[in-house]
Context: one part of a larger RNA
C1' cells in the first nucleotide's frame, strides 16, 4: 500500500419498465444464523522462520520453539448485520380540491401559399445566372381575373418559453387517454432505491404489401464552368418524402455528463402554483414549493471550465475503459425479407 478512472485524453448502454441479485427509515422485544470472547479437538512428518547443537566452516544434519488462513464441538455476550413479533411517520404511495401544458391516439374542419385544369383579358416574350445556355412560349406562355381539383406543411403568436423517459411534439374543434405541479389538522404504514438477463419504446434513411403524389428531390438526362468536372451553379426529373399495416433498431440518439438519496454562500431572470402583509381589494413588498436559464463563494479540475440542474462532499446499485493501427473487422453464434444489426478476436506492425 490493498487498483485507477469514464464532459473534452480510452471509457455512461439511445430511453424506459422491471424479475433474479445487491442495498435499504425510526423505536421496542425475543431467539442467537452471521459476528465476538474463552475453552475443546483437529490442522501428520519433512520444509520455511527463530534459538541452540554436530561434522575444522558452509552446504548438510540433529534438537527445541514459533507459525499453521481454516474447520469441529461447547459455554458466554447481544452493540452491529440478518430473522421473528409488535409499534411509528419523516421515505414511498393513496385520497380530496385546484392549476398549467406543441404529452399521446382517432375523427372532422380552416385559411395562406403552390402546382395543375377550364374560361376571360392580353400579345412577345418568360425563366434563369457571376455572365450565359439548356428549358418554356404565336398550337398564345410569363403577367392578370374568375371558377374548379389536388397534395403537403401549418406564417404571425413563438420565447433564453412549455410538455414528454428518450426519440420527439406547434393551424383549429371534438372524443378517448398518460404524466406533472400546488395545497390539505385526511388515509396506508417502509409498501423503497438500483437493476445482469428479459420486455417495451426508439430521428432520418432503408425494406415488404396496398394506396397517394402538389412542392421538394438521391439516381438519371441535359446546359454551363473547367486542363478535366462522374461536383459546386442552371433547366428537367424517378425512387423517396405523405397515409395504413408490418419490418429494420441505427445516429455528433449530445448536456459527448447513468439512475436514486442527503448535505454544502449568494445574486439575477423566466414558467406554473399556493400563502402572508394593508379595514376589503389592486399594485408593491415579504417569505415558500416545483421546473427552466444566466453569473458566481468555497470546493473540484491538466486546463477549458464546473459550481443546489456539480464536474463539490458522501452513500446505494448498474454500465463501461485499460497504448495506436489491424478493427467495431474476420470467424462463430443470435436477430433480419434484404440492407445490415448485436456480440467480438488474432496474426502482423509502430
Nucleotide at each position: 500500500c490493498u487498483g485507477g478512472g469514464c464532459u473534452u485524453a480510452a471509457a455512461g448502454c439511445g430511453u424506459g419498465u422491471g424479475c433474479a441479485g445487491g442495498c435499504g427509515g425510526a423505536c421496542c422485544a425475543u431467539a442467537a444464523c452471521g459476528c465476538g470472547u474463552c475453552g475443546u479437538g483437529u490442522g501428520a512428518a519433512a520444509g520455511c522462520c527463530c534459538u541452540c547443537g554436530g561434522c575444522u566452516c558452509a552446504a548438510c544434519c540433529g534438537a527445541g520453539g514459533a507459525a499453521u488462513g481454516g474447520c469441529u464441538c461447547g459455554a458466554c455476550g447481544a452493540a452491529c448485520g440478518g430473522a421473528u413479533g409488535g409499534u411509528c411517520u419523516u421515505g414511498a404511495g393513496g385520497c380530496a380540491a385546484g392549476u398549467a401544458g406543441g404529452g399521446g391516439u382517432g375523427c372532422g374542419c380552416g385559411g395562406a401559399a403552390c402546382u395543375c385544369u377550364u374560361g376571360g383579358u392580353g400579345g412577345a416574350g418568360c425563366g434563369g445566372u457571376g455572365g450565359a445556355a439548356u428549358g418554356c412560349g404565336u398550337a398564345g406562355a410569363u403577367a392578370u381575373c374568375a371558377a374548379g381539383a389536388g397534395g403537403a406543411a401549418c406564417g404571425c403568436c413563438g420565447g433564453u418559453g412549455g410538455u414528454g423517459a428518450a426519440g420527439a411534439c406547434g393551424g383549429u374543434g371534438c372524443a378517448c387517454u398518460g404524466g406533472a405541479c400546488u395545497u390539505g389538522u385526511c388515509c396506508u404504514g417502509a409498501c423503497g432505491c438500483u437493476c445482469a438477463g428479459a420486455c417495451a419504446c426508439g430521428a432520418a434513411a432503408g425494406c415488404g404489401u396496398g394506396g397517394g403524389g402538389a412542392g421538394c428531390a438521391a439516381a438519371c438526362g441535359g446546359g454551363a464552368u473547367u486542363a478535366g468536372a462522374u461536383a459546386c451553379c442552371c433547366c428537367g426529373g424517378u425512387a423517396g418524402u405523405c397515409c395504413a399495416c408490418g419490418c429494420u433498431g441505427u445516429a455528433a440518439a449530445c448536456g459527448a455528463u447513468g439512475u436514486c438519496u442527503a448535505c454544502u454562500a449568494g445574486g439575477u431572470u423566466g414558467u406554473g402554483g399556493a400563502g402572508g402583509u394593508u379595514c376589503u381589494g389592486a399594485c408593491g413588498c415579504c417569505g415558500u414549493c416545483a421546473c427552466g436559464g444566466c453569473c458566481g463563494a468555497a470546493g473540484c479540475u491538466a486546463a477549458a471550465g464546473u459550481g443546489c440542474u456539480a464536474a463539490g462532499u458522501a452513500g446505494a446499485c448498474c454500465g463501461c475503459c485499460u497504448g495506436g493501427g489491424g478493427a467495431g473487422u474476420a470467424c462463430g453464434g443470435c436477430c433480419g425479407c434484404a440492407a445490415g444489426g448485436c456480440u467480438a478476436a488474432a496474426a502482423c506492425u509502430c
Annotation:
RNAcentral holds the full RNA, with entries from SILVA. This is a predicted structure of a 350-nucleotide part of an RNA (small-subunit ribosomal RNA, central domain) from a metagenome. Its Rfam family is "Bacterial small subunit ribosomal RNA".